RNA sequence: UAGAGUUUGAUCCUGGCUCAGAACGAACGCUGGCGGCGUGCCUAACACAUGCAAGUCGAACGCGAAAAGCAGUAAUGCUGAGUAGAGUGGCGCACGGGUGAGUAACACGUAAAUGACAUGUCUUGGAGAGCGGGAUAACCACUCGAAAGGGUGGCUAAUACUGCAUAAGCCCACGUCCUUGGGGAUGAGGGAAAAGGGUCGGGACCUUUCGAGGCCGAUCGCUUCUUGAGUGGUUUGCGGCCCAUCAGCUAGUUGGCGAGGUAACGGCUCACCAAGGCUAAGACGGGUAGCUGGUCUGAGAGGAUGAUCAGCCACACUGGAACUGAGACACGGUCCAGACUCCUACGGGAGGCAGCAGUGGGGAAUCUUGCGCAAUGGGAGCAAUCCUGACGCAGCAACGCCGCGUGGGUGAUGAAGGUCUUCGGAUCGUAAAGCCCUGUCGGAGGGGAAGAUGCUUGGUGUCGCUAAUAUCGGCAUCAGGUGACGGUACCCUCAAAGGAAGCACCGGCUAACUCUGUGCCAGCAGCCGCGGUAAUACAGAGGGUGCGAGCGUUGUUCGGAAUUAUUGGGCGUAAAGGGAGUGUAGGCGGUUUGACAAGUCUUCUGUGAAAUCUACGGGCUUAGCCUGUAACGUGCAGAGGAAACUGUCAGGCUUGAGUGUCGGAGAGGAUAGGGGAAUUCCCGGUGUAGAGGUGAAAUUCGUAGAGAUCGGGAGGAACACCAGUGGCGAAGGCGCCUAUCUGGCUGACAACUGACGCUGAGACUCGAAAGCAUGGGGAGCAAACAGGAUUAGAUACCCUGGUAGUCCAUGCCGUAAACGAUGAUAGCUAGAUGUGUGAGGUAUUGACCCCUUACGUGUCGAAGUCAACACGAUAAGCUAUCCGCCUGGGGAGUACGGUCGCAAGAUUAAAACUCAAAGGAAUUGACGGGGGCCCGCACAAGCGGUGGAGCAUGUGGUUUAAUUCGACGCAACGCGAAGAACCUUACCUAGGCUUGACAUGUAUGGAAUCCCUUAGAAAUUUGGGAGUGCUCGCAAGAGAGCCAUAACACAGGUGCUGCAUGGCUGUCGUCAGCUCGUGUCGUGAGAUGUUGGGUUAAGUCCCGCAACGAGCGCAACCCUUGUCGUUAGUUGCCAGCAUUUAGUUGGGAACUCUAACGAGACUGCCGUGGUUAACACGGAGGAAGGUGGGGAUGACGUCAAGUCCUCAUGGCCUUUAUGCUUAGGGCUACACACGUGCUACAAUGCAUUCUACAGAGGGCUGCGAAGCCGCAAGGUGAAGCCAAUCCCACAAAAGAAUGCUCAGUUCAGAUUGGAGUCUGCAACUCGACUCCAUGAAGCUGGAAUCGCUAGUAAUCGCGGAUCAGCACGCCGCGGUGAAUACGUUCCCGGGCCUUGUACACACCGCCCGUCACACCAUGGGAGUUGACUGCUCCAGAAGUGGCAGACUUGUUCUGCCCCUAAGGAGUGCUCAAUGACUGGGGUGAAGUCGUAACAAGGUAGCCGUAGGGGAACCUGCGGCUGGAUCACCUCCUUA
Repeated sequence: UAGAGUUUGAUCCUGGCUCAGAACGAACGCUGGCGGCGUGCCUAACACAUGCAAGUCGAACGCGAAAAGCAGUAAUGCUGAGUAGAGUGGCGCACGGGUGAGUAACACGUAAAUGACAUGUCUUGGAGAGCGGGAUAACCACUCGAAAGGGUGGCUAAUACUGCAUAAGCCCACGUCCUUGGGGAUGAGGGAAAAGGGUCGGGACCUUUCGAGGCCGAUCGCUUCUUGAGUGGUUUGCGGCCCAUCAGCUAGUUGGCGAGGUAACGGCUCACCAAGGCUAAGACGGGUAGCUGGUCUGAGAGGAUGAUCAGCCACACUGGAACUGAGACACGGUCCAGACUCCUACGGGAGGCAGCAGUGGGGAAUCUUGCGCAAUGGGAGCAAUCCUGACGCAGCAACGCCGCGUGGGUGAUGAAGGUCUUCGGAUCGUAAAGCCCUGUCGGAGGGGAAGAUGCUUGGUGUCGCUAAUAUCGGCAUCAGGUGACGGUACCCUCAAAGGAAGCACCGGCUAACUCUGUGCCAGCAGCCGCGGUAAUACAGAGGGUGCGAGCGUUGUUCGGAAUUAUUGGGCGUAAAGGGAGUGUAGGCGGUUUGACAAGUCUUCUGUGAAAUCUACGGGCUUAGCCUGUAACGUGCAGAGGAAACUGUCAGGCUUGAGUGUCGGAGAGGAUAGGGGAAUUCCCGGUGUAGAGGUGAAAUUCGUAGAGAUCGGGAGGAACACCAGUGGCGAAGGCGCCUAUCUGGCUGACAACUGACGCUGAGACUCGAAAGCAUGGGGAGCAAACAGGAUUAGAUACCCUGGUAGUCCAUGCCGUAAACGAUGAUAGCUAGAUGUGUGAGGUAUUGACCCCUUACGUGUCGAAGUCAACACGAUAAGCUAUCCGCCUGGGGAGUACGGUCGCAAGAUUAAAACUCAAAGGAAUUGACGGGGGCCCGCACAAGCGGUGGAGCAUGUGGUUUAAUUCGACGCAACGCGAAGAACCUUACCUAGGCUUGACAUGUAUGGAAUCCCUUAGAAAUUUGGGAGUGCUCGCAAGAGAGCCAUAACACAGGUGCUGCAUGGCUGUCGUCAGCUCGUGUCGUGAGAUGUUGGGUUAAGUCCCGCAACGAGCGCAACCCUUGUCGUUAGUUGCCAGCAUUUAGUUGGGAACUCUAACGAGACUGCCGUGGUUAACACGGAGGAAGGUGGGGAUGACGUCAAGUCCUCAUGGCCUUUAUGCUUAGGGCUACACACGUGCUACAAUGCAUUCUACAGAGGGCUGCGAAGCCGCAAGGUGAAGCCAAUCCCACAAAAGAAUGCUCAGUUCAGAUUGGAGUCUGCAACUCGACUCCAUGAAGCUGGAAUCGCUAGUAAUCGCGGAUCAGCACGCCGCGGUGAAUACGUUCCCGGGCCUUGUACACACCGCCCGUCACACCAUGGGAGUUGACUGCUCCAGAAGUGGCAGACUUGUUCUGCCCCUAAGGAGUGCUCAAUGACUGGGGUGAAGUCGUAACAAGGUAGCCGUAGGGGAACCUGCGGCUGGAUCACCUCCUUA
């Protein structure tokens, strides 16, 4: 020391991406009150107008004005003034200020060295300053030039220059002593200096041109030596960037001797000699970069960075060079060259803001051409002073940090208004208004600092120096002067809440939610992701949240990220162990003794600048800020000490390692020889028509004699059985037998050596298969190739052939799923059980067995480990050492470059771009042309249909003004619709209405209502008449209800959304399943239970079991039916008794029946089987037997299944219309297609006549009898019945008899004509029925397909709902009444277990590659252009050095030589840009071709290699399991 989102249906892990934090010299957007303190060209080291940024000294020196004033008539003089000014000379200009181009370097940092050095001014101490000399600028004259600038002649001074003298170990050479190397001391020889100048003062003395000078004192200077301080030069150790796709670099290079040069060492330079020097601990090369204190971040270790401040370095337009000087190779100096700019009289000149301001330019972007030397500091000067864009201040900028304010209190009718609303209200909100206060900041007026304890001038006093009271200096004191900021900070007074709030966000992460608009559009987005009509994600609004003079965005850095892991990660399967070994460097190393003290530890010393950070104080009202002290600075160097560990040296030891002796096993390797079986071929014999091959075939061989069979021969390759998770080898790999040569392993013994060891970057060697080269060989097999099949195609799978190759020798290649996907070595850590090879032991005559032990090789397993799977002494456990490798997926093991190779190719190995995942293990499902078990009219076995015909009906399509709408695989289609002529009705056309056909409220009037009438198709409308109710009240009147009128709230909608919904329904499926609680197991998703063995119709039951129980389902309870009993007998029944045409009546209560209550069936009993079970089978009894038959009953859920047109309902839309109403039309159309039905095709039939037997229903706007009429539909009629009473109502198939005799018929009945009946306002579009006539297709139905397992199918009729009428449909009812089921291989559906999976929208899944199109980045590319740079040659300015010469002998001039900048030419390397064309790659809702992979993915897949092909791919050879399924062998666990 904090985490979160995101891979999945869910989980754990791996792993990337993203977010929350802090920071900034920032920029941009919106906004902006005040103050303080800081900060402000990160880009063009681009170019610069203008002004300023370095001068000063008269106390070094010689010159020396003018204006003005005064005097004078004037000339002129005096003052100004020895002033200004320039010059000689001195010091300074090498500091201060700027910038970061270059530089990867002793540049920087740190610690050292200098015995190898320098040092102006300052400082300590000593010595000295004697005598001379000649010039020169200024100035004057002349003169050249446009200018800048010169030239010639003449005069003059010095602290300018110079000669002589003097001088010390100061310098040189030589000695001596000490010393660390050129250090110190010392002796004697040689050598080297100066300005006795300036100023001030002065008593005595001297000189004097009378100005003064000498002299004395003070002071500033001069020369030389020396001391110190500070500064600088040089050298060294160590430290801090990237690339090895930069691996070799180097000729002054490395060293030596000598010389030159420097302040000084040194190849620094030169001559000669030698051949060295650097490098894997990264030389050389390339890229990038000023370094540091520090700054930001971080818990820290680290990472990033190097603005402001400070230290160092480098640079000053670009390049080169030197001069002066103490110091420079010099920002505001010189010379030369170059580029650029400016001036010019064209001859020639001038310039350098990376100083402060400022301008242009570049850029996202960075300020005033300000004030002042008052303070601090610097230069000059004795000083006063002068100079100072250093600095101090001010200005601009929210650029940053810090502080303050924009008011405070009270105030509920919770105002108005906004927004939302469930319409009640909620919220903005004490917020506002109102009332009472305050006065910070800003405004006005007034006062007013500190910064000056300083500096300076003058006076006084005192001390020092001195001969001195002078001068000078110090101190004290008095007085005067001195402030840019600035009338600033601060203080007082006045007025008034008066002048002062925004920005971002509100889906999750992440604090904060609603409405409206929009409708995959517009847009948002940091990641996940929002938006396709109810968006908390877009836009606006209201509200809220966060921060606040700021807030957001963008960019960058660190953090989070343990995501490079030292602290602190990994490598069996996620990315990752090298194919294997030998071994170099390196790393690591048994035991013991001693020594040393390098590492290590400890104490001390020096240093680690200041600032910063931290702690504690102090000063500004606080804070930021400033400041004092301490601490820190983890480092380096030195000194003293310790000796355990590491190390080094020396000496021992034996256990590591090795040697030896005696044994042992083995497909270990190489070479040579030998052997038999089999295939093929050749020859010969026998023999005849096929052989071969496949899923089935064909190509092929064969009458020229195949195949078959026998005999003989040739040749090549491979070695059956034994053979085994057996053996050997480092790996690859190795298998007939024998011989020769040879490597390793292992046991026993404990004799020898004495740590000799382990690992191992580079390196070297070996290294399957394929492939390559040369030469052989070639039987079989077999890439390529050819043919035949298969197929939509088939460049494949299958078949027939067949060449390289496979084999040998020699040489290459160097890769594989080269795998245990597991590097090597050593030690430690339970066991059990196989097997191979040794050794030992007990026992025994001996062998086997048994026990122990060593080395191999397997399985299971404890602890432990692991994300899990799993591993588990052969570790993936616990430790140690060394090597290799990994860091998201794709691009890509690719490009470029290098190395290797004959080639194929191998090895090393990126980036742009792109995605938010890719991945591992395990879980639950789903799926499989995986496996096992089971069920279902699922198949099979049967019966009858559909599909063909006609008609009915529904649908599609078409048509139409409209043909209203919905339903679409099963699970839409005789469905909603249990009944469209009007109505229904939703559609169309036309006519009308607008508070409306319907609801509530208000007002006015009127009872309501009924009748007649005009126009009209009707709706509607005109006119008239009749009528006066109910309740209360004395009355007036009021009320309820109804009608009419008027206005407004509103009504209305079968309009949209079933993907906003409720409810209801379908389906899987009446399938046997679906879950929960507790417990247990697992990190978890989950598992267990629910699996297993049996059994069942059933998760039904039994047994077992880490489960024990429970719930919804199953079953049962309910209804109905089948048997019996009891009760009750009317309208039902009638055996016996009467009576009759008739259960009609009397009577009966037995039977049937009715309808209420009961009984009955439970595997209860027996036997057999089974686990003494559940249960199964058989039997008995019984009306019924194993759920007796049927019905109702539908678990968790699935299908965004169906329905907004039953109903309800959110939202949207409509409101003189999408509402309401009326008439007519349409829903009934008709080339066609499909579904569901009816009737048939006939003789098991049809027609006619006769004769029987039901059940269940319905009936008052009803059923309607008998009778009569009609051929009939029907009419008339009216009895009975509110129903066990009456009616509908004759059941039909069946039976009996007759006809028909196999025909489009005496089958079938469509269609059409005519005539009618009924219902109804109405029958044309468009009803049903009747009669007469008509008499179509059709002779049993292709592919295909449906129903049904018993009172079922099939067949026959009857009733009902709807309904005025309309039924082949639907719902019910009974009559007659079969056939078949061996069985579960197959089709379909379902259930359970298991397995694989790359699927989870779940196989109607996923997914690969070519091709086509668009866009993007990138490789190659004839080349082209540019940049850096190397080498060679030419050329050679200025300048130092060297040499020579000249004369005017100089601070001179000229020439030559070496070096050398720019420049020119040639030739390379590297990098960048660009390039016709071209290669692959990536991305892109709906393109093309196939289907390679995932399941046994339909030919198991994959790896390496080779060939082939539109493409995924296919095939050959070798390898792997990361292959399913079945079988066998071996081993193990449990019993």
Predicted 3D model of a 1535-nucleotide RNA (small-subunit ribosomal RNA) from an uncultured bacterium. Its Rfam family is "Bacterial small subunit ribosomal RNA".